[in-house]
Molecule: c-di-GMP-I riboswitch aptamer
Organism: uncultured Planctomycetaceae bacterium
RNA sequence: ACUCGAGAAGGGCAAACCGGUCGCGAGGCCGGGACGCAAAGCUGAGGGCCACGCGGAACCCGCGCGGCAGCCUGGCUACCGAA
Numbered sequence: 001a002c003u004c005g006a007g008a009a010g011g012g013c014a015a016a017c018c019g020g021u022c023g024c025g026a027g028g029c030c031g032g033g034a035c036g037c038a039a040a041g042c043u044g045a046g047g048g049c050c051a052c053g054c055g056g057a058a059c060c061c062g063c064g065c066g067g068c069a070g071c072c073u074g075g076c077u078a079c080c081g082a083a
C1' cells in the first nucleotide's frame, strides 16, 4: 500500500414512531427518538421499487416526469488495526 473486519480504541450515522415544515404525491428538510449500520459517507451509473400525468376497458401495460442511496450491483472517498 492492497485486501480483510475483532470480544480492540476513539468515535460516527440514525430506522420505526412523534412534532414542525415543504411537496398533488412518492418523498425531502428541521427537532425529538434508536431499529440497526464497518462505509447506513458521496454518487440516480445499471437493475429494482414507489408517486404523479397522459393513452388503452383496466390498480396491468406503454410513454413522460419525479422520488427512494437504510433494495441490490457498480464508481469515488475514508478512521482504526487484531486474525
Stems, first nucleotide, its partner, number of pairs: 004081002012037002017032006035070001041076003045073003048068003052064005